This is a predicted structure of a 72-nucleotide RNA (transfer RNA) from a Candidatus Woesearchaeota archaeon. NCBI's taxonomy places the organism under Archaea, Nanobdellati, Candidatus Woesearchaeota. The sequence is in RNAcentral, with records from ENA. Rfam family: tRNA. By type it is a transfer RNA.
């Protein structure tokens, strides 16, 4: 050089066009003599950038950046 995959909260992650979901993690409160499990409720996300189609984009198209992997 070319080709394919993948980015989403502190980590792992779901999501085939209508303002994003879960488990860990955090935080608070109930429980308990006191942890420690258990339960309840809460905070945390410019959906990698930017263009573009769209009324409307995490999604579709382009380009770009980062990892990962394959030809030569």
């Nucleotide at each position: 050089g070319c080709c394919c995959c993948g980015c989403u909260g502190g980590c792992u992650u779901a999501g085939u066009g209508g303002u994003a979901u879960a488990g860990c993690g955090c935080g608070u409160g109930c429980u308990u003599g006191g942890u420690a499990a258990g339960c309840a409720c809460g905070a945390g996300g410019u959906c990698c950038c930017g263009a573009g189609u769209u009324c409307g984009a995490u999604u579709c198209u382009c380009g770009g950046g980062c990892g990962g992997g394959g030809c030569u």